[in-house]
Order: sequence, then C1' cells, then structure tokens
RNA sequence: UGCGCCGUAGCUCAGUUGGCAGAGCGGCUGCCUGUUAAGCAGAUGGUUGCAGGUUCGACUCCUGCCGGCGCAG
Repeated sequence: UGCGCCGUAGCUCAGUUGGCAGAGCGGCUGCCUGUUAAGCAGAUGGUUGCAGGUUCGACUCCUGCCGGCGCAG
C1' cells in the first nucleotide's frame, strides 16, 4: 500500500427481507438471613465507531474516514 472480516448498553454478543434497538452477565433498590454469600422480585442502561449519500423511513444499502484482526506485497 492492496484485499477480506469486524466496530451495537460497563463487559460478552444477537438483531432474517430497510419499518418503534434486544438478551445474558454486571451495577442499583427491595425481600429473605443473626450477618455475608446464594436465592427471589423490581427498576436501570445506547450519538448502533465518525461524517455524508439513497429512501417516506437506515444498526441494516452506498461512499469516504478512524480503529482492531487476518492475508498478500
């Protein structure tokens, strides 16, 4: 430098064909218990890497850029 894959909640990751963004874990509050842990209940969490484009509508399609991994040189 070129090519491919990836970037979504604090962490690990889903999200089919474009149509109101989710799960598990964690953290918070309460219950339970002599106390802790475990268990149970409730509530909580997002500029979908950044900037544009297409579209009535974009996590999803297109372009550029940034970052990570791999391959080639």
Transfer RNA from a Phycisphaerales bacterium, 73 nucleotides, folded computationally. The sequence is in RNAcentral, with records from ENA and MGnify. Model confidence (mean pLDDT): 80 of 100. Its Rfam family is "tRNA". Gene Ontology term of the family: triplet codon-amino acid adaptor activity. It is annotated as a transfer RNA. The organism belongs to Phycisphaerales, within Bacteria. The same sequence occurs in records of 4 taxa.